[in-house]
RNA sequence: ACCUUAUCAAGAGUGGCUGAGGAACAGGUCCUGUGAAGCCCGGCAACCUGGUGCGAACUGCACCGAUGGUGCUAAAUCCUGCGGUAUACCCGAGAGAUGAGGA
Numbered sequence: 001a002c003c004u005u006a007u008c009a010a011g012a013g014u015g016g017c018u019g020a021g022g023a024a025c026a027g028g029u030c031c032u033g034u035g036a037a038g039c040c041c042g043g044c045a046a047c048c049u050g051g052u053g054c055g056a057a058c059u060g061c062a063c064c065g066a067u068g069g070u071g072c073u074a075a076a077u078c079c080u081g082c083g084g085u086a087u088a089c090c091c092g093a094g095a096g097a098u099g100a101g102g103a
Stems, first nucleotide, its partner, number of pairs: 002102007013041001015040003021031003025081004042073003047069002050064005077095001082092003085088001
């Protein structure tokens, strides 16, 4: 890199270092020396992990927790991208991101 599956309108910093870009891609629209990206610390959440109960075999459901593994910490995945209609921050698909599993 690829396949399967779940989720993606909630939540999270007046911190330190550093110093120019960033929001996947394209178009837009934004953020940014009143400090981008990155690193550290803090935090959020609860996918895996841990505990309890139900259930009765599906490896399911509910609740609790936050030790460990990830993840996340501007804006709906920032919006649109393809199709549909009721033209709406509507429905579905695609793409993307993240987790878990597989190969």

Description:
Model confidence (mean pLDDT): 82 of 100. This is a predicted structure of a 103-nucleotide RNA (SAM riboswitch aptamer (S box leader)). The sequence was found by an Rfam model in a public genome assembly.